[in-house]
A computed fold for an 82-nucleotide RNA from an Actinomycetota bacterium, annotated as c-di-GMP-I riboswitch aptamer. Lineage of the source: Bacteria > Bacillati > Actinomycetota.
RNA sequence: CCACCGAAAAGGCAAACCCGUCGUGAGGCGGGGACGCAAAGCCACGGGGCCUCGCGCGCCGCGAGGUAGCCCGGCUACCGAA
Numbered sequence: 001c002c003a004c005c006g007a008a009a010a011g012g013c014a015a016a017c018c019c020g021u022c023g024u025g026a027g028g029c030g031g032g033g034a035c036g037c038a039a040a041g042c043c044a045c046g047g048g049g050c051c052u053c054g055c056g057c058g059c060c061g062c063g064a065g066g067u068a069g070c071c072c073g074g075c076u077a078c079c080g081a082a
Stems, first nucleotide, its partner, number of pairs: 005080002012037002017032006035069001041075003046072003049067008
């Protein structure tokens, strides 16, 4: 120094819910708020799952969206005990 790993330290992020706002909706954004998170930082033009809307429609199929705090994957990153 790199990888694995996650004790300690310094910090960081922010679920549900509430208020405002945008959206047909899933949901997004801002404020409050903390369930948790060692990547809960980024990527939806890598793969899958789930959710929404529309069309056809018996199942089901197709199209357009959402979700990165659903999983795998990719990129980047603070600290340094065993």
Model confidence (mean pLDDT): 88 of 100.